[in-house]
A computed fold for a 1611-nucleotide part of an RNA from uncultured Aquimarina sp., annotated as large-subunit ribosomal RNA, half A. Model confidence (mean pLDDT): 81 of 100. Lineage of the source: Bacteria > Pseudomonadati > Flavobacteriia > Flavobacteriales > Aquimarina. It was read from a public genome assembly.

Context: one part of a larger RNA
RNA sequence: GGCGUAUGGGGAAUGCCUAGGCUCUCAGAGGCGAUGAAGGACGUGAUAAGCUGCGAAAAGCUGCGGGGAUUGGCACAUACAAAUUGAUCCGCAGAUAUCCGAAUGGGGCAACCCACUAUAUUGAAGAUAUAGUAUCCUUUCGAGGAGGCGAACCCGGAGAACUGAAACAUCUAAGUACCCGGAGGAGAAGAAAACAAAAGUGAUUCCGUUAGUAGUGGCGAGCGAACGCGGAUUAGCCCAAACCUAGUAUGUUACGGCAUGCUAGGGGUUGUAGGACUACAAUAUAAGAUAUGUAAUGAAUUAGAAUCCUUUGGAAAGAGGAGCCAUAGACAGUGAUAGCCUGGUAUAAGUAAAGCGCAUAGAUUUAGUAGUAUCCUGAGUAGUGCGGGGCACGUGUAACCCUGUAUGAAUCUGGCGGGACCAUCCGUUAAGGCUAAAUACUCCUGAGAGACCGAUAGUGAACCAGUACCGUGAGGGAAAGGUGAAAAGAACCCUGAAUAAGGGAGUGAAAUAGAUCCUGAAACCAUACGCUUACAAGCGGUCGGAGCGCAUUUAUGUGUGACGGCGUGCCUUUUGCAUAAUGAGCCUACGAGUUACUUUUACUAGCAAGGUUAAGAUUUUUUAGGAUCGGAGCCGUAGCGAAAGCGAGUCUGAAUAGGGCGUUAUAGUUAGUAGUAGUAGACGCGAAACCGUGUGAUCUACCCUUGGGCAGGUUGAAGCUUUGUUAAUCCAAAGUGGAGGACCGAACCCGUUGACGUUGAAAAGUCUUGGGAUGACCUGAGGGUAGGGGUGAAAGGCCAAUCAAACUCGGAAAUAGCUCGUACUCCCCGAAAUGCAUUUAGGUGCAGCGUUGAUUUAUAGUUUUAUAGAGGUAGAGCUACUGAUUGGAUGCGGGGGCUUCACCGCCUACCAAUUCCUGACAAACUCCGAAUGCUAUAAAAUGUUCAUCAGCAGUGAGGGCAUGGGUGCUAAGGUCCAUGUCCGAGAGGGAAAGAACCCAGACCAUCAGCUAAGGUCCCAAAAUAUAUGCUAAGUUGAAAAAACGCGGUUGGAUUGCUUAGACAGCUAGGAUGUUGGCUUGGAAGCAGCCAUUCAUUUAAAGAGUGCGUAACAGCUCACUAGUCGAGCGAUCCGGCAUGGAUAAUAAUCGGGCAUAAGCAUAUUACCGAAGCUAUGGACUUCUUAAGAAGUGGUAGGGGAGCAUUGUAGUGGCGUUGAAGGUGAGAGGCGAUUCUUGCUGGAGCAGCUACAAAAGAAAAUGUAGGCAUAAGUAACGAUAAUGCGGGCGAGAAACCCGCACACCGAAAGACUAAGGUUUCCUCAGCUAUGCUAAUCAGCUGAGGGUUAGUCGGGGCCUAACGCGAACCCGAAAGGGGUAGUGGAUGGACAACAGGUUAAUAUUCCUGUACCUGCUCACGUUAAAAGUGACGGAGGCGAAUAGUUAGUGCGCACUGACGGAAAUGUGCGUUGAAGCCAGUGGUAACACGGCGAUAGUACACUAAGGCUACGGCCGAGGUGAUAAUCUAGCGAAUCGACUUCCAAGAAAAGCAAGUGAAGCAGCCCGUACCGUAAACCGACACAGGUAGUUGGGAUGAGAAUUCUAAGGUGCUC
Repeated sequence: GGCGUAUGGGGAAUGCCUAGGCUCUCAGAGGCGAUGAAGGACGUGAUAAGCUGCGAAAAGCUGCGGGGAUUGGCACAUACAAAUUGAUCCGCAGAUAUCCGAAUGGGGCAACCCACUAUAUUGAAGAUAUAGUAUCCUUUCGAGGAGGCGAACCCGGAGAACUGAAACAUCUAAGUACCCGGAGGAGAAGAAAACAAAAGUGAUUCCGUUAGUAGUGGCGAGCGAACGCGGAUUAGCCCAAACCUAGUAUGUUACGGCAUGCUAGGGGUUGUAGGACUACAAUAUAAGAUAUGUAAUGAAUUAGAAUCCUUUGGAAAGAGGAGCCAUAGACAGUGAUAGCCUGGUAUAAGUAAAGCGCAUAGAUUUAGUAGUAUCCUGAGUAGUGCGGGGCACGUGUAACCCUGUAUGAAUCUGGCGGGACCAUCCGUUAAGGCUAAAUACUCCUGAGAGACCGAUAGUGAACCAGUACCGUGAGGGAAAGGUGAAAAGAACCCUGAAUAAGGGAGUGAAAUAGAUCCUGAAACCAUACGCUUACAAGCGGUCGGAGCGCAUUUAUGUGUGACGGCGUGCCUUUUGCAUAAUGAGCCUACGAGUUACUUUUACUAGCAAGGUUAAGAUUUUUUAGGAUCGGAGCCGUAGCGAAAGCGAGUCUGAAUAGGGCGUUAUAGUUAGUAGUAGUAGACGCGAAACCGUGUGAUCUACCCUUGGGCAGGUUGAAGCUUUGUUAAUCCAAAGUGGAGGACCGAACCCGUUGACGUUGAAAAGUCUUGGGAUGACCUGAGGGUAGGGGUGAAAGGCCAAUCAAACUCGGAAAUAGCUCGUACUCCCCGAAAUGCAUUUAGGUGCAGCGUUGAUUUAUAGUUUUAUAGAGGUAGAGCUACUGAUUGGAUGCGGGGGCUUCACCGCCUACCAAUUCCUGACAAACUCCGAAUGCUAUAAAAUGUUCAUCAGCAGUGAGGGCAUGGGUGCUAAGGUCCAUGUCCGAGAGGGAAAGAACCCAGACCAUCAGCUAAGGUCCCAAAAUAUAUGCUAAGUUGAAAAAACGCGGUUGGAUUGCUUAGACAGCUAGGAUGUUGGCUUGGAAGCAGCCAUUCAUUUAAAGAGUGCGUAACAGCUCACUAGUCGAGCGAUCCGGCAUGGAUAAUAAUCGGGCAUAAGCAUAUUACCGAAGCUAUGGACUUCUUAAGAAGUGGUAGGGGAGCAUUGUAGUGGCGUUGAAGGUGAGAGGCGAUUCUUGCUGGAGCAGCUACAAAAGAAAAUGUAGGCAUAAGUAACGAUAAUGCGGGCGAGAAACCCGCACACCGAAAGACUAAGGUUUCCUCAGCUAUGCUAAUCAGCUGAGGGUUAGUCGGGGCCUAACGCGAACCCGAAAGGGGUAGUGGAUGGACAACAGGUUAAUAUUCCUGUACCUGCUCACGUUAAAAGUGACGGAGGCGAAUAGUUAGUGCGCACUGACGGAAAUGUGCGUUGAAGCCAGUGGUAACACGGCGAUAGUACACUAAGGCUACGGCCGAGGUGAUAAUCUAGCGAAUCGACUUCCAAGAAAAGCAAGUGAAGCAGCCCGUACCGUAAACCGACACAGGUAGUUGGGAUGAGAAUUCUAAGGUGCUC
């Protein structure tokens, strides 16, 4: 280290629980608000941070009612109070009700600031109190109303896109989402210019049906009525007009009137037309605001039955026993499960406000008959043209409705409609209005319900949640429940620095229930013990197994596991994965085919030529249920036809024919369950995008207004002056001058180079080096421009760490032919990767192949044999065609050449037809022509395997091998077909290892047997088998090998020589004519040519086989003899070997190979698999039994079960211990089940049915927890620490001191923004601090910010905002005058010193100034002026300051002591304001007063404190010493010069003087502020406007050093 056991830690799953949710039902209510809402801010308690309540009358006040003992909310403590003289509490009605908010006196950065009017107090100012003061509309002018908020429902205005159409444009989505206006408890609609169709209905709305019908529709996707019928509920009315009357105005008049207009009243309201009018008639019916009386109902509330004993236990409600109540056995609680313990429940009672059921009164409204001459009956209307929209209806044949535009009727003998239009007929009466119910919804209240959830669930929220937190903002948005019956919440003791923590003690039934608290799983981390482990190579398991430990029932069980055999995880995706292809760190919880409607099929049930109700209703009941009505409607019972139509037939047709579809074997329908499809998000997660409403210019781009900044040095334009020069200019020189998108270079801005950094110090920096640095410069504050938009010196840059279209929320679960994931078991069968089509190729449709069920049983299907056929492949062939073709012969014809005047003609190693001989080719040649396959028939075997119909699929990427081909290179592990096979979806054995090759198809078990392929020396089961050969190369033989070569070896065949002596070796010869001839310079056997290559001598010897020479010569060979003594050659065909033979790390398992374990042949035995057999068992199918056959399996089809949660019924279990957790044992093929020990402490399971949020290992899944890396990286500027002392349990870091170091144009001082208590003191150290901490910007408590003069408001205006009037716009809204707001600007009065732990121009002391009021005197027009402004430049004045010097004061120094002189150090100061003086053009300065102040400094010092170093210090002394000289010199001020780009507005100011007095409001004020307190997630090397900024060096604010001051950067 591994495994096991035990005990713990850690963690928070599981179980149980529920205080909270979710979905509904029945009632109620359906609004609140200027009488100030919703929602907030701030307050309010004895102590009070939060929530709740309340409002300065503040956890409350008053009255009435209820109630009857405790009370001061959550909230458990202390103190103090209240209450039977009735509190707290409950109900009703009142009072009070700060500030903001519609917000309403004006303003505004919500909860703040500032006013005016009236009245009251006061002598005035000032102050205080009360009330009022917005806008719009209406108005009788008295007043009334509106505004804003609120969940859905409703009406209207305006109106998308994704998406679907497999693309897309009409279309769809959809009049949806969103925005806007408006109303109510409902809204809208509504009493026919309606439907209908020869019959009728009688306003509207809603439900069922009609019906997915008629239609509409790129006639695509889709969209989709109405009439009618059945129901719910029912309700009808009023004006305008005609006519009459009155009034009034105008006109006119024959002054009698008349006419017209307007106002008011009467009248009148419709289609069978009605009314006016004329004539007649009468008081019927009905409705009804409101008032009074009265009943039911109605708040808090009241009454409300009945139990005891024993037993277990901590506790009884459990168990046992004996009783009781019940109009009450709903429910909840009580120490476990309670009808009788408690609250309640059934029932009964009660009444305030209210209440409108009834009665009475009652304003007011409501009806007839006849006549038909005249009058009336809704006008820019109906209709029409054009353009649109709505109607189911997309312009269509398009009626009907609405209207932007242009036109434009009729008048009851009229008008409109009935789906173009016309006629007939029918219906109806537009152009005015009102109208309940039936219907929709639920922010809210009460009562209840649930086969809904139970803390990762259910609301986001069970808990102080729209909280913490994130974001500029719109907006986004968590986690987090449980002690116990009761706090009985652990007195006391010990360890410890300790108020930490722990150990005892005690409480309790239990403390392993101890507050991180019920149960307490897993990952993970430990401790103890047993076995095992240091030569060992390992998907870690499995099979065998020695040894050791433990237990016991003595035979086993259990733990471990030396050694051996076999063995490349899971998922997904694939032709194929150990793959080095995907996904997962581990554990736990959560996590994906659901639901509604419609269709179709199967099964089950009911009824059946019928079946069935829907909406709705009724009664009953155990009330979201059931039952009963309800027959509208639907399906079926008849079909055919385009239809009229006919009908067991019909259509076609001339037909009676034929044919098609039907009839003739008739079954449906309604429910339930299951499978599938469609419409819906439709199995889950996942885009990039599109569209709509809003939010953003604190970043950044540009612009506007108003402010600020730029050390220092250099150069020297124009102009000017002088001189020279010229007739005069020009021009030149010198000087002056001070221009410039000029130069160098800090601050400042930028970001060129290199390095570092890259889980950073930093989500863009640091160091170094660079660029600009008076300009198109940089920068502060306040504003403007907004998303197809802005802005852009332009990079597609920037618009809040986001930009080729920001962000947020919504449409929305967009869509995704794509990827990933998709969860328990067993059983049966079991594919495909092909054809056709496809904007199709990784998708889909149909067919093919699978499965399940049903039907048909015959000449089914399959196989074998036989017979009979069709056919044109392999092969073969080609004087058999078509085409191609080798060699030869022949040589028509042609070319070339010759000849020629021309024609003939000749030649030809040229091309070449035909024919012949010879050879030979073909997928698109065939005179021929198989095998196999196919068809048919017969017989045999098998026995439904075939086929049809119906439900449900998957597949439509294939791959290897063999064979036949195409293509390619007769390349490919290539590609495309065909036939077969296997893999796919197939395990086992063999081939070392290997998807496919060989063998062989795995139901399970067996320490049985036989075999296949392949093997038998060892690894490693079986032959060191037998016989005969071969191989020498380690060939074989580790992937494979050729042409060609080879006297390697071996076998065979043929042939030649050979005892008359072969072959090889050795000895000897190898001659002569002749140097053959020719050629040649030469050629003699041997350069070359020629040939009768001849002849002679010989045993034999070529006119020569090679070497050689210039040529000869020379050496050889052939040939011959001798010697030797038996076999020697040649050719061809085989076996095995050999060369050819080159690839990058050593690679054939190893060993072995002449006695093979190599190769070949033959033979025998054995081994060898999940094959076959044997024995036992399980299941399936068939079968009468007996039995037989079968059981590999991906996609997929079918069947049967297990588990989880809940419901109903039923009978049970449980404190003598449920669920859950954790061990052990047993059952079942399995999913799983049962028993039991321990833990646990209250619920639980069985059976039969039912219903599902119903099963996880994977989705870079979601959440939480825990590992790993790892005790590793790092601890954030390398400016630096050391020592002594102190406090303390503890000191590198805290405090004090002494040294040292760093900054010093800052790392010092002030201040704006921003932060918001961080400031000071005390106490503390759990967290925070990158370490420790006694310290702290941390924790807790207490304290702290003082103003007429400082800043802001009560003053002013800029950009810009808002905005009466006015203009524009579907609405919302957009502009905008007057005005009003708005500083970054204008205006405006205080200084010095002292004082606190912490504030000071604020307090104190002293000395000043400003405004208003009171009193007195004086002034009083308008206009104009002033306020009031740029850059650059030099000049002048002046001080602050600073340096030096001198003088003076004090201290120190003095070397033996004293003195003097010397030296060193420090100091040598003094405001605002006032003034008659002085200087100056002025600003201003000087001078005097202020100031006998006061402080510093030095000396001294009572006393006190101490961290022993020192510190504080009343008081006293010095009436202390220059108001000196010189140099430099800002800010500031003044007057100028110059340039072009020509440089805010308004308020204020100009009439006051004098004395004394009074008055002087609100807000800010602490602290940080180049930073540890701001912006950057941090105590972050970044960023952050302005003022000041000493000395030495120096031009300088550069650089280096340093003062004051600060610091040593938290390991």